[in-house]
Annotation:
RNAcentral holds the sequence, with entries from MGnify. c-di-AMP riboswitch aptamer (ydaO/yuaA leader) from a soil metagenome, 135 nucleotides, folded computationally.
C1' cells in the first nucleotide's frame, strides 16, 4: 500500500503515564447446533409360519474453492467439478495461480423461537483488455 480470508472497527477495567500485554463488553462479518411442515428409511445370501429371523459386507458429520477421474513400484504425475489475481458491482476475452489441510469422535437431514462457536494464519510488484452502471 495491497492480496487470499469470516477473520474487522469501536469501548471500559488492571498494569504509575506511554508503548506492550492481560480481561471484559458492543457492533459487524463468519461457522455449528436446533421445531413443525417436508424429506430419509443400506446391499447381498439363507430360511421362513411369508409376520419375520440369521449370517456377512459397509459407519457417519463438519469447516473450506480445494471434489472427482486415470496412471504409477515410487504417495508422484495429467486432468477435472470448483477458486483467487488491484476503485466497486455484472458479463466476456487474454494471461498467471490454487484445486490444500484440519476437526468431531458413533452422533447431528432441513429447520423458527432457541442456543453454541470464530475474528486466526499466510503472502505480494502482482498494477491485462472491452461493455454496461456506480463511486
Nucleotide at each position: 500500500u495491497g492480496c487470499c480470508u469470516a477473520a474487522u472497527c469501536g469501548g471500559g477495567c488492571c498494569u504509575c503515564c506511554a508503548g506492550g500485554g492481560g480481561u471484559c463488553c458492543g457492533a459487524g462479518c463468519g461457522g455449528g447446533g436446533g421445531a413443525a411442515c417436508c424429506g430419509u428409511c443400506u446391499g447381498g445370501a439363507c430360511c421362513u409360519u411369508c409376520g419375520g429371523g440369521u449370517c456377512c459386507a459397509c459407519g457417519g458429520g463438519g469447516c473450506g474453492a480445494a471434489u472427482c477421474a486415470g496412471a504409477g513400484a515410487a504417495c508422484u504425475c495429467u486432468g477435472u467439478a470448483g477458486c483467487g489475481c488491484a476503485c466497486u458491482c455484472u458479463u466476456u476475452c487474454c494471461g498467471c495461480g490454487c484445486g490444500a489441510g484440519c476437526c468431531c469422535g458413533u452422533c447431528a437431514g432441513c429447520u423458527a423461537a432457541c442456543u453454541c462457536c470464530g475474528c486466526a494464519g499466510g503472502c505480494a510488484u502482482u498494477c491485462g483488455a472491452a461493455a454496461g452502471a456506480g463511486a
Overview:
Rfam family: c-di-AMP riboswitch aptamer (ydaO/yuaA leader). Rfam describes the family as follows. This family represents a conserved RNA structure found upstream of the ydaO and yuaA genes in Bacillus subtilis and related genes in other bacteria.